The RNA shown here (transfer RNA) has 73 nucleotides and comes from a Candidatus Dojkabacteria bacterium. Its Rfam family is "tRNA". The family's RNA type in Rfam is transfer RNA. The coordinates come from a structure-prediction model, not an experiment, and the mean pLDDT is 81.
C1' cells in the first nucleotide's frame, strides 16, 4: 500500500430515515437509617469522531478525512 471493524453521556452500550437521542453502572440532590450500605424518587452530563453531499427529514444512507483494532500483501 489493500481489504474489513468500531468511534453515540463519566464507563459499558442500545438505536439499521421520523414524537425531544436511550439503557445500565457511575456521579449529585432528597426520603429512608442512630451512621453507613441496601432500597425509593428526583437531577445533572451528549456540536452522535470531524469536514461534506442526498433527503421535506440523518446518530442511521453516500464521499472524504482522522484515531483504534483485525486480516492480506
Nucleotide at each position: 500500500g489493500c481489504g474489513g471493524g468500531c468511534g453515540u453521556a463519566g464507563c459499558u452500550c442500545a438505536g439499521c430515515g421520523g414524537c425531544u437521542a436511550g439503557a445500565g453502572c457511575g456521579u449529585c440532590u432528597g426520603c429512608u437509617u442512630g451512621c453507613c450500605a441496601u432500597g425509593c424518587a428526583g437531577a445533572a452530563g451528549g456540536u452522535c469522531g470531524c469536514g461534506g453531499g442526498u433527503u421535506c427529514g440523518a446518530a442511521u444512507c453516500c464521499c472524504g478525512u482522522c484515531g483504534c483494532c483485525c486480516g492480506c500483501u